Bacterial large signal recognition particle RNA from a Pseudomonadota bacterium, 262 nucleotides, folded computationally.
A source record names the gene ffs.
The RNAcentral record of the sequence draws on ENA.
Rfam family: Bacterial large signal recognition particle RNA. Rfam classes the family as a non-coding RNA gene.
The coordinates come from a structure-prediction model, not an experiment, and the mean pLDDT is 77.
RNA sequence: CCGUGCUAGAUGGGGAGCUAGCGGUGCCCUGUACCCGCAAUCCGCUAUAGCGGGGUCGAACUCCCUCUCGAGGGUUAGCGUGUGCCGGGACUGUUGGGCUAAGUGGCGUUGAUGGCUGGGUCCUGCGCGGCAGGAGCCUGCGAACCCCGCCAGGUCCGGAAGGAAGCAACGGUAAGCAGUCCCUCCUGGGUGCCGCAGGGGAGCCUGGUCUGAGCUGGCUGGUCGACAAGCUGGCGGCUGCGGCUCGACAGAGGGUGCACGG
Numbered sequence: 001c002c003g004u005g006c007u008a009g010a011u012g013g014g015g016a017g018c019u020a021g022c023g024g025u026g027c028c029c030u031g032u033a034c035c036c037g038c039a040a041u042c043c044g045c046u047a048u049a050g051c052g053g054g055g056u057c058g059a060a061c062u063c064c065c066u067c068u069c070g071a072g073g074g075u076u077a078g079c080g081u082g083u084g085c086c087g088g089g090a091c092u093g094u095u096g097g098g099c100u101a102a103g104u105g106g107c108g109u110u111g112a113u114g115g116c117u118g119g120g121u122c123c124u125g126c127g128c129g130g131c132a133g134g135a136g137c138c139u140g141c142g143a144a145c146c147c148c149g150c151c152a153g154g155u156c157c158g159g160a161a162g163g164a165a166g167c168a169a170c171g172g173u174a175a176g177c178a179g180u181c182c183c184u185c186c187u188g189g190g191u192g193c194c195g196c197a198g199g200g201g202a203g204c205c206u207g208g209u210c211u212g213a214g215c216u217g218g219c220u221g222g223u224c225g226a227c228a229a230g231c232u233g234g235c236g237g238c239u240g241c242g243g244c245u246c247g248a249c250a251g252a253g254g255g256u257g258c259a260c261g262g
Base pairs, nucleotide, nucleotide: 001262002261003260004259005258006257009057010056011055012030013029014028015027020046021045022044023043024042034054035053036052037051038050063255064254065253066252067251068250072246073245074244075243076242078241079240080239083236084235085234086233087232088231091230092229093227094226097224098223099222100221102220103219104218105216106215107214114210115209116208117207118206119205120204121203122199123198124197125196126195127194128192129191131188132187133186134185135184136183138179139178140177141176147172148171149170155164156163157162
């Protein structure tokens, strides 16, 4: 140095939690690295820290130690973004509310405020008009016969004279149909700068009259209260950065047996 066979050892690891403590089952993160039994109102062990029974690899890219990197987890009375709930009302704010009338403006002896009084607007009824609908009137058409008038021809009575009934045509009408500006009547209404009467009477408009100097609250100011958007206090959770802590995987370095044979 090589080969063979063994041993130590390895056959996943970590975090939180549980625990006097250490592991495991369970949860989570990494990752692919044997099997069976036990085990969360737990199972086993005692700082040598899973227990019991089997299998495989096995002195090194696989074991041990150190360092680097760092997934991920826990914690934090640190800082920040944004967010939910509860509270406060000194400050800002609210085209916001009430009062005042200090300033200002407007109106006012061509009469403010106030008082008395009349009318209208409002409701009901009646009337008139208008609108809508309907009917009538008017005009026209309109009956082979069971409507009228007049009745040619023809028919009937008569010796004749003369009479009678009467179709068509013509004229006029009934029922009905059509038209229509006007006129008459009926019905209807959230119809009308309309009239009369009754009712009502807060507001608004308007007329007359009495008194005689204020009225208004537009702007500024003052004051009171309301809202809680900004502001402020507390509590909570998400998330970013930071501190502390544990730390897989990966990388680098170092270290570490026995026997036999060649």